[in-house]
Context: one part of a larger RNA
This record gives sequence, C1' cells and structure tokens, in this order.
RNA sequence: UGACGGGGGCCCGCACAAGCAGUGGAGCAUGUGGUUUAAUUCGAUGCAACGCGAAGAACCUUACCUAGGCUUGAAACGCUGUGGACCGCUUGUGAAAGCAAGCUUCUCCUCGGAGCCGCAGUACAGGUGCUGCAUGGCUGUCGUCAGCUCGUGCCGUGAGGUGUUGGGUUAAGUCCCGCAACGAGCGCAACCCCUGCCAUUAGUUGCCAUCAGGUUAUGCUGGGCACUUUAAUGGGACUGCCUACGCAAGUAGUGAGGAAGGUGGGGAUGACGUCAAGUCAGCAUGGCCCUUACGCCUAGGGCUACACACGUGCUACAAUGGGUGCUACAAUGGGUUGCCACAUCGCGAGAUGGAGCUAAUCUCAUAAAAGCACCCCCAGUUCGGAUUGGAGUCUGAAACUCGACUCUAUGAAGCCGGAAUUGCUAGUAAUCGCGUAUCAGAACGACGCGGUGAAUACGUUCCCGGGCCUUGUACA
Repeated sequence: UGACGGGGGCCCGCACAAGCAGUGGAGCAUGUGGUUUAAUUCGAUGCAACGCGAAGAACCUUACCUAGGCUUGAAACGCUGUGGACCGCUUGUGAAAGCAAGCUUCUCCUCGGAGCCGCAGUACAGGUGCUGCAUGGCUGUCGUCAGCUCGUGCCGUGAGGUGUUGGGUUAAGUCCCGCAACGAGCGCAACCCCUGCCAUUAGUUGCCAUCAGGUUAUGCUGGGCACUUUAAUGGGACUGCCUACGCAAGUAGUGAGGAAGGUGGGGAUGACGUCAAGUCAGCAUGGCCCUUACGCCUAGGGCUACACACGUGCUACAAUGGGUGCUACAAUGGGUUGCCACAUCGCGAGAUGGAGCUAAUCUCAUAAAAGCACCCCCAGUUCGGAUUGGAGUCUGAAACUCGACUCUAUGAAGCCGGAAUUGCUAGUAAUCGCGUAUCAGAACGACGCGGUGAAUACGUUCCCGGGCCUUGUACA
C1' cells in the first nucleotide's frame, strides 16, 4: 500500500422487512448428471453451467458408431509424362458410393501448341485431432457499482502519501465550502434512439366533420384534408417561478402553471481492472500429432436409450370455475419457391377450384381474457387431461427406430404441495391472447407486441452483495 475481520462509523441495492404470484409435491415438455450402449459426437459446471452453444438432430445437418469403398484425394495450386475433346444418353451390378461396358461426339489455332477431361508420378492438400495454461478476436462477471489514474508542486531516507481526506449535498469523485495543493484524463451526467404534449409542412394506398349521389348494408362514389393517422422539421422542463430551511451547494411542498416536475418513462452506452473465467467446435493462429488415415465418399444406425437425481418451464388440482350459444375491443410483425380472399367438399386436421397482392391498397387475421343468456351444484365431478386402442390429414424421396396435427374411444396422477427457495415497487406483478426469427415439416423455448390490471414499502435491528472513512493483523 492492499486484502481480510463472527472490529467500529456513515450510506446504498426487491438485500431484509411489508405485500402479491410462484418453485420445491403431480403429469408432461426441455436441459444436465448418472447409468446403459457398437455409438448414445463435442463443449458449458457456484453466483456468472444445466429451454446454455442449438434462431429449430427423420435423411441432410453430424462432428459419433457399424458396414461398403477411395488414396494427389470432396475442394486449391505448380510441374513432368501419357491418352482422349468435354458434355450427353443407355445397360448390368450394388443399400448407395462406386465399379464394369456400350452409344454419340472431335473445340480453338500462328499447325508448334492452347483449353477441357482421365491415368501415372512428384511438390502438396486435408484434420470439428491436442493445447483457451502459447495466442488474436469476441464474450460473461463484479457492475451502470462510482470509482480508476496522471502532470507539476509539496511531504517522507524509502516503499509511498497529498490531490481523491474533512463539513454538507447528490442517483453519481454530483456540486458547494474548507484545505499544500493546483490542474487534467478515463468513467458519472449530457449529446443519440423510442415513448408522452403541441405546432408547421405534406394528403395516398390513410381519414370522413360538412355537402351531394347510391345501397339490404359498407368511405361504396363525387368531393374534402377539418379530425384521426402517417413521417420529416421545430417547440416544450431549466428547481425557471412562489414559499420554507440553508453561508452556499442543495433539500422540502396535496404549491402554481403545465401534456409532462425535479434523471418524466424505457433503451443504447459497461472506466482501470478481477476471475491463467469462457471459446483452438464460428473465424483466425504458434507449437505438437495423423498422412492407403485421426483425411475423404456412401448406406444404415445413434445424438430421441432409462432403476434414478437435479435445474428451467407448461398444464392442472376447479365455481373469481368448466361447457354451449350470441355480442365486442388491439398492437408489433410477415408474405412471390410466398400470403392466400371467396366458393364447393369434409364433423375436423384439410382438400379442390380460384380472385387479389412485390403490400398504409390484397392477405396471414375470427384476438383472447371480457360482456350477455342458459346448463353444471362441490363429486376425483360436465374438474384434470396423461396414457393407450382405432381411423385419418399434412410436409417431405422417405414419418419403423424418430414429426406435427385431426376425429373417435380410453380417462392416469393430481383435492394447492416438507425442509428450503425465486421473481416483482406501476402500466410493474399477475393474467390474456397475437406476431416473428430459425424453418420442407417440426415450440410448453427464445425474441417482440398489445388487452385487463393489483397489493405493499413502518423502516434499516437482522441475512446477502456493494461503496467511503477508520481500526487490528503471525496474510501478500
């Protein structure tokens, strides 16, 4: 000087407390451990691994296993020799890769050769093989915590200190005052994006207040751009004003005005560093290793196994509910190998015709919780839907291992969950549906979107993590 302390002081955080909803019990989904296996490819392992890499394993992917094959090789490039145009088509064999055979064909040109294809040879290729403790790059984490430093000066023999400590204040090393310090940098804040109010400009594919026409009905038509909206430019909030406290900084208020008030809400943004943290399997790369194989091609299998253990989720255990019918109200997004209106057929998944749309025009697309009416009457039930039988649909060469969905029958556990433990402070939690990426098909996951919409916070004694000062130390 740091680090640590079941030392002290001050302060903060859904850290506790106050509340709401969960997890832990059940069934299923998914990941992991373990076990099994020819193989169950590999990595990730306290927080910070475990719905993680994987935004999607039937084949492919695929790296694993078994079997059949290749050896200048699936792809790159140079040289030498040699043969033939290449391409295309057919047959046999085979699971395919391939192997064997046949047919067709004879490019350009300075007539040396060039191009393309095969064979032989040689330099080489190739490796998801090892090392993340040789590395780059990227990332997680403490932590969006308020810290981390430097120049000059001063102090100290020196390590070092001072500044950065102190008194206040702040979300903040934020600002003020003081001070052997005076300044500065990286962080904080602001500048950026979205959202909340207003104005201006613009009016189609959007809108319809007024006028006219038309319809069973609909901005449907003429017309209009007022409103909504769209998308560009501006305005607006700064403790600016008032009051109280205060030297000041600042703090407080049922304050005023205002759409918004004290960082308005959300995002992007992550200092010096820590963990030899993670990644050689995204990529790149040093070294080591393999070279008729640790490389490459193909078929089939496996990654989907299952006495079990754990994590993350979904669905429930019902009446604030389940069922049937009718009636409403969104936003974000996607669409030509696509989205598919409408009609017909089918109980349905869907099929067959078929218009429009490269989209503010057409379409996915009925939002669902909600409201109204009726049934159920507290039961393992009209709760719950696992499991299994049968029959189907769709995608795709192909759904046996191993897809999703539909119909019908079946109707398991489960009556609110031990110790323990998680999230959340407002348009939040909870609850309800919708969309997208990946994608032929295959979400209860992920990422977004809107609808309905709470309870509680006295407070900082305690648990956890962190910041500043101080103290002790046999630690560095």